[in-house]
RNA sequence: GGAGCUAUAGUUUAAUGGUUAAAAUAAGUGCCUGUCACGUGCUAGAUACGAGUUCAAUUCUCGUUAGUUCCG
Numbered sequence: 001g002g003a004g005c006u007a008u009a010g011u012u013u014a015a016u017g018g019u020u021a022a023a024a025u026a027a028g029u030g031c032c033u034g035u036c037a038c039g040u041g042c043u044a045g046a047u048a049c050g051a052g053u054u055c056a057a058u059u060c061u062c063g064u065u066a067g068u069u070c071c072g
Base pairs, nucleotide, nucleotide: 001071002070003069004068005067006066007065010025011024012023013022018055027043028042029041030040031039048064049063050062051061052060
């Protein structure tokens, strides 16, 4: 320099272009307990960035960024 793949909550994963983006775990908080742990209820938390297509984009297209693999 060229080509491919990936990017969603603190972490690990879901989500046929369609109506409040779902769970596990972690965090906070309540119940339980003499206390902690376990168990259980609740709360907050995310689509890498910028455009385009579409009535509608996490999803399709293009570009940028980061990571990773291959070729030279």